[in-house]
Molecule: transfer RNA
Organism: uncultured Porphyromonadaceae bacterium
RNA sequence: GCCCGGAUGGCGGAAUCGGUAGACGCGCCGGUCUCAAACACCGGUGGGGCGACCCAUCUCGGUUCGAGCCCGAGUCCGGGUA
Numbered sequence: 001g002c003c004c005g006g007a008u009g010g011c012g013g014a015a016u017c018g019g020u021a022g023a024c025g026c027g028c029c030g031g032u033c034u035c036a037a038a039c040a041c042c043g044g045u046g047g048g049g050c051g052a053c054c055c056a057u058c059u060c061g062g063u064u065c066g067a068g069c070c071c072g073a074g075u076c077c078g079g080g081u082a
Stems, first nucleotide, its partner, number of pairs: 001081007010026003019065001027045006046055003058074005
């Protein structure tokens, strides 16, 4: 150089055919229980804003009514190959 795979909340990790982004688990916060804690159970948990709302799947573009998903270019990580 060329080929293949990957990048999603604080972390791991889903999202099938393009249709409410973040299921599920961990962690964290609050509660119940306990003398107190651990365990267990219940509820909540992406970011910004007083709020209406706005932003968010590596980055920038494109297609589309609608993109994590399709197309182009790029960055980074892993593997293969001369």